[in-house]
Context: one part of a larger RNA
RNA sequence: GGCGUGUGGGGGAUGUCUUGGCGUCAGAAGGCGAUGAAGGGCGUGGAAGGCUGCGAAAAGCCUGGGGAAGCUGUCAAACGAGCGUUGAUCCCGGGAUUCCUGAAUUACCCGAAAGGGAGCGAACGUGGGGAAGUGAAACAUCUCAGUACCCACAGGAAAAGAAAGAAAUUUCGACUUCCUGAGUAGCGGCGAGCGAAAAGGAAAUAGCCUAAACCGUCGUGCUUGCACGGCGGGGUCGUGGGACCGACAACAUGCAGAGGAAUUGCUAGGGGACACUCGUUGGGAAGCGAGACCAGAGAGGGUGACAGUCCCGUACCCGAAAGCAUGAACUCGCUAGUCGGCACCCGAGUAGGGCCGGUCACGUGAAACCCGGUCUGAAUCUGGGGGGCCCACCCCCCAAGGCUAAGUACUCUCUGACGACCGAUAGUGAAUCAAGUAGCGCGAGCGAACGAUGAAAAGAACCCCUUCAAGGGGAGUUCAAAGAACCUGAAACCACAUGCCUACAAGCGGUCGGAGCACUAUUAAUAGUGUGACGGCGUGCCUUUUGCAUAAUGACCCGGCGAGUUGUCGUUAUUGGUUGGUUAAGGCCUUACGGGCCGUAGCCUCAGCGAAAGCGAGUCUGAAUAGGGCGCAAGAUCAAUGGCGGCAGACGCGAAGCCCGGUGAUCUACCCAUGGGCAGGUUGAAGCGCUGGUAAGACGGCGUGGAGGACCGAACCCACCGGCGUUGAAAAGUCGGGGGAUGACCUGUGGGGAGGAGUAAAAGUCUAAUCAAACCGGGGGAUAGCUCGUUCUCUCCGAAAUAGCUUUAGGGCUAGCCUCGAGCCACUAUGUUGCGGGGGUAGAGCACUGAUUUGGGCUGGGGCCCUUCCCGGGUACCCACCCUGACCAAACUCCGAAUACCGCAAUAACUAUCUCGGGAGUCAGUCCUUGGGGGAUAAGCUCCAAGGUCGAGAGGGAAACAACCCAGACCGCCCGCUAAGGCCCCUAAGUUCUGCUGAUACAGAAAGGAUGUCAGGAUACCGUGACAGCCGGGAUGUUGGCUUAGAAGCAGCCAUCAUUUAAAAAGUGCGUAAUAGCUUACCGGUCGAGUAUUCUGGCACUGAUAAUGACCGGGAGUAAGCAGAACGCCGAAGCGGCGGAUUAAUGGUAGGAGAGCGUUCCGGAUCAGAUACGAGUCGUACCGUAAGGAGCGAUGAAGGGGUCCGGAAGUGAUUAUGUCGGGACGAGUAACGAUAAGGCAGGUGAGAAUCCUGCCCGCCGAAAGCCUAAGGUUUCCUGGGGAAGGUAAAUCCGCCCAGGGUCAGCCGGUUCCUUAGUCAAGGCCGAAAGGCGUAGACGAUGGAUAGCAGGUUAAUAUUCCUGCGCCGCGGAUGGAGGACGUUGUGUGGAUCGAGAUCGGGCGGCUGGAAGUGCCCGUCCCGCAAGGGCGACUCCCUGGAUGAGGAAGUCUCCUGAAACACAACCAAGAAAAGCCCAUCCACUAGCGACCGUACUAAAACUGACACAGGUAGGCGAGGCGAGAAGCCUCAGGCGCUC
Repeated sequence: GGCGUGUGGGGGAUGUCUUGGCGUCAGAAGGCGAUGAAGGGCGUGGAAGGCUGCGAAAAGCCUGGGGAAGCUGUCAAACGAGCGUUGAUCCCGGGAUUCCUGAAUUACCCGAAAGGGAGCGAACGUGGGGAAGUGAAACAUCUCAGUACCCACAGGAAAAGAAAGAAAUUUCGACUUCCUGAGUAGCGGCGAGCGAAAAGGAAAUAGCCUAAACCGUCGUGCUUGCACGGCGGGGUCGUGGGACCGACAACAUGCAGAGGAAUUGCUAGGGGACACUCGUUGGGAAGCGAGACCAGAGAGGGUGACAGUCCCGUACCCGAAAGCAUGAACUCGCUAGUCGGCACCCGAGUAGGGCCGGUCACGUGAAACCCGGUCUGAAUCUGGGGGGCCCACCCCCCAAGGCUAAGUACUCUCUGACGACCGAUAGUGAAUCAAGUAGCGCGAGCGAACGAUGAAAAGAACCCCUUCAAGGGGAGUUCAAAGAACCUGAAACCACAUGCCUACAAGCGGUCGGAGCACUAUUAAUAGUGUGACGGCGUGCCUUUUGCAUAAUGACCCGGCGAGUUGUCGUUAUUGGUUGGUUAAGGCCUUACGGGCCGUAGCCUCAGCGAAAGCGAGUCUGAAUAGGGCGCAAGAUCAAUGGCGGCAGACGCGAAGCCCGGUGAUCUACCCAUGGGCAGGUUGAAGCGCUGGUAAGACGGCGUGGAGGACCGAACCCACCGGCGUUGAAAAGUCGGGGGAUGACCUGUGGGGAGGAGUAAAAGUCUAAUCAAACCGGGGGAUAGCUCGUUCUCUCCGAAAUAGCUUUAGGGCUAGCCUCGAGCCACUAUGUUGCGGGGGUAGAGCACUGAUUUGGGCUGGGGCCCUUCCCGGGUACCCACCCUGACCAAACUCCGAAUACCGCAAUAACUAUCUCGGGAGUCAGUCCUUGGGGGAUAAGCUCCAAGGUCGAGAGGGAAACAACCCAGACCGCCCGCUAAGGCCCCUAAGUUCUGCUGAUACAGAAAGGAUGUCAGGAUACCGUGACAGCCGGGAUGUUGGCUUAGAAGCAGCCAUCAUUUAAAAAGUGCGUAAUAGCUUACCGGUCGAGUAUUCUGGCACUGAUAAUGACCGGGAGUAAGCAGAACGCCGAAGCGGCGGAUUAAUGGUAGGAGAGCGUUCCGGAUCAGAUACGAGUCGUACCGUAAGGAGCGAUGAAGGGGUCCGGAAGUGAUUAUGUCGGGACGAGUAACGAUAAGGCAGGUGAGAAUCCUGCCCGCCGAAAGCCUAAGGUUUCCUGGGGAAGGUAAAUCCGCCCAGGGUCAGCCGGUUCCUUAGUCAAGGCCGAAAGGCGUAGACGAUGGAUAGCAGGUUAAUAUUCCUGCGCCGCGGAUGGAGGACGUUGUGUGGAUCGAGAUCGGGCGGCUGGAAGUGCCCGUCCCGCAAGGGCGACUCCCUGGAUGAGGAAGUCUCCUGAAACACAACCAAGAAAAGCCCAUCCACUAGCGACCGUACUAAAACUGACACAGGUAGGCGAGGCGAGAAGCCUCAGGCGCUC
């Protein structure tokens, strides 16, 4: 170190529970508000905080009622102080009080006045506006959808509503809602899709009022008899009605209005069983045992375990002073006619029409009907509208005024009940001690987590260790420590102890075999558990793929959560009911859920055909009695369950985006208003003066002057280069350099404009760390032909990667191939054999079409040459043709197979094929062999065809190796036989014989090369002597001729003869200037047997060079290599044997079909449970083919559980860069945030590098000091603390606890003013919301405005104290004024500093030194008198505090405010105070409100105690031009390891 076991820690799963949610049903209520709401702030208690209640009358006051003995709400106990039988607390009704805010109101609108409105509120409603993602596989009409959203307004409901209707020749009779009609009629790029109405069945029912004619009255006008208006009467209809005139009849009926007693109900409550005891176990009885009782009550909950009889309750009965609701009778109010005549009335910028839109299911269509804009424009009953263009006939109805319950929709809310709803990662986001909380964001907005001790706190007295901690050990309580980080207490992870193993051994860590060691029991024998030396075999899982150990994807580990559901419609199968089936809405009954019974409206079916009229077992076509098409001759329907589909988000997660409404200019860009800033040095424009010069100018010189998008360079601004940094100090910095630095400069405060918009010296820059269209919420679960993921078991079958079409190619549809069910069974399909067929491939051929070439030709044409005019001749040139020989072809064929295919017959098998119906998946294929195309007769290339394997296939072989060879795995066996391939060892199995190879060949490769070697042929020479070697010869004419300077065998040309010979070239090579010389051919001799060439085959050699070390798998092998032969053996999941399972022959991905296991809940039945039952958890050697299931032991304490039969699902997870929580690894590693720096001593303390004190050292010092705006909001001071925060420690702190601290007439703000801008009475404009803007108001960054010095506190001071000052009386109007730039110069002299002077002090040791040395101070207020301060000293002394107190005088430098002037061009706020506006004197009192602590960085802004950022004022000395730089004062620090 590994495995196992045991004991713990850690963590919070699991089980059980429920305070909280979710849903349904029923009832109630459906509003609150100027009598001040909803909501909020702040208070309120004896006591700090949260919640609740309440409101300065403040967990309450008064009163009526109920009720009863205790009470002062809760977290949350104790204490304190009280109340109550003279009735408290508590509950209900009524009343009082009810701070500040908020409609918030001293305003605004309506109204004559009185009075009313305004705002808030979950959904439902009506109206005004009104998208887009999406769908249409693109997209524009269309769809989504009149949806989301915005706005206005209303009610408990709203809206609609009493026919100018619907229908169809019969009628109905307001509206609304449900069922049905019906996915019908229709509409529709006739695409996607949209989609009625009437009739019918139900619910509920309800009808009315006006205008006009006419009459009366009042008023107004004038043209004086008319018109108009108010009020009253009258009147309200479509078989027309009414008015008026005439005649007749009648006092009913009804109402939704107001009042209203009783009753009933609601808002508190009351009664409610003479119904339980004993024993036992136990901590406890309600359990068990025994014996009783009640029951209109055996619902439920509680009580120390399971209670009808213990408690609360329950069934049943009863109850209200007060308020609310209900409300008969009655009263009030309102409410009807008939006939005849007459022709007065019956809703006008209306109906209708033109054009343009909208709504109607209806998209302009033949488009009616309804509504709107615009232009026009009737009629009065002899009239008008409609019946889907229009016209006629017929029928229905009466517009242009209004009201109207019920049936219908919804639930912020109250009460009650219930749930095959959840049970703390679930259920609301929220079960609790802050939940819309903590936290995040400028904002709109976003938005968590955390439940359980026990029956009872009996919450652990006391002792011990420790810092009077934390934590622990005893003791004690308790049934039990269940011990407060508390029920159960899993896993990851971390320990300790122990049995076995492990230090020569390499790899998915298992599996099979197996020794030893140590042990044991759920069944005791041939048993088992733990470990596992050694050996064989063996490259994870998922996904995606032709194919993955792959170095392709995903996962750190563990636990929980996490994905095909639901509704409806259709289709199909099964089951059930009926013989036609079935109800829907609704109604009735019932204990509300649920159930039963009605309900026949409707639907399907019972008949089809046809475009239809229509006919009908037929019908249509047609001239047809013909043919043909579709039918008849096999009947369905309702429900449940399963499969699948359509519509819905539709298996889950995932975009970038589009649209709507809002929130943002605290960042940044630009603009507006008002303020501020820029050390120092340099240069020297114009102008001016003097002078030269000129006729006068021009021009020049000197001076003066002080301009400039001038120069150098700090602050300030910027960001060019480099280093560092890159899990930073920092989500943009630092260090060192760099650029601008009087300008188009930088900056503060306030303000403006915004999302297809702003802003932009323009980069698509910036608009809050976000920008080619911000952010937040919504449409919304947009869409995703894409990727990923998709959870238990077993059984049977089992694919595809092809065709056609496709804005299609990684997607689809149909077919093909798979599966399940049913049917048909026929030589239908299949194999073999026989017979019969057609073909034009392989091959072959050259007859055609082309291509190709040898030889020849008395053939033809052309070219060239010759020629003497014609004729003609030559030709080694070109073409054609003929003969002959050779040859090629996918698009040649005079020919032509094998196979394949078709037909017939026989035969094999009795399976398959085929038809119909349900469900799929597949459309990326791969390699090998063969036949081809493309390519280069390249590719592990690509495209076809045939076959096979893999895919989806394990096993054996090929070392390893999807696609090659062998062979197709149901399970078991320590049985046998074989295949491919093997038999020396690794490694199972072998021997013999004959040859070959000699190369380490076997054990990678070609052309080519080569006296390798073996075997077999052919030819030539050869004992008349071959071949090779050696010895000898190799001559003469002649130096052949020519050429040449020369050419003699050997530069070149021509010729190449002859002679002597055994043989010898007018010469094979070397050589010379040319000769010479050497040599060969050739001949002889010697030697003595084969020699030479060539062809074929076997095995070898060479050719043979690459990057880590590699070409037998290794060792090794001369066979154990190669070839041949013989006989054996080994070898697989093949075959056989034995046993077993099943659907009967059983590999299997996608996929189809079937059978089961388990989880949660429900119904019924049943069982155990206090002598320790059950769930859960842990262990286990038992059972089952699997999912799984028992038994036993430990833990676990009442909470529930088991078994069987059924039912319903939020029903099964190693994987989604899943999600939440916990825990690892990295790793005791990096780091601990400016390298300005600490050291020593003492103190405190349990403990000190860090805290306090002292001394020394170091750092800043235009800052790292002091003041102060903004911002923060108690961080300030004191005492205490030591959990957390502090990058370590801490006695310390900006941390925690407690107490304390901020004092103003004159500092700032307000009571004054106005800028940019904001709001805005009236007003103007706009669908609404709202926009603009006058008066007016607001609004500092500006104007105006009365205090200085000293002292004092732990902490405040121009505020307190001391001293001395100062300001403040009414109103209106007008005018002046207030009132302004930049740069420069001057006047001015504040202030700072230095020096001198003066005062005080110092001087030890050592060399000198008493000065011309050194140190400190030498100031402030007031006109003044005077006062204060003051170095230093003294007392006390840890810090502190008190007292005394000298000098306080000059000089120099510097140069602020203010004022004045000059120059320049860009020409430089407003308003008020104030003044003009009389004089003098005196005076008591008053002067409110807000800020004031601390903090310029550890307190602001950056997630931090963060190297960043943050406006303004003061800002000393030396050197220096300087605010640079360096060193130092005062002062502050050493940066928290």

This is a predicted structure of a 1537-nucleotide part of an RNA (large-subunit ribosomal RNA, half A) from Stratiformator vulcanicus.
It matches the Rfam family "Bacterial large subunit ribosomal RNA".
The RNAcentral record of the full RNA draws on ENA.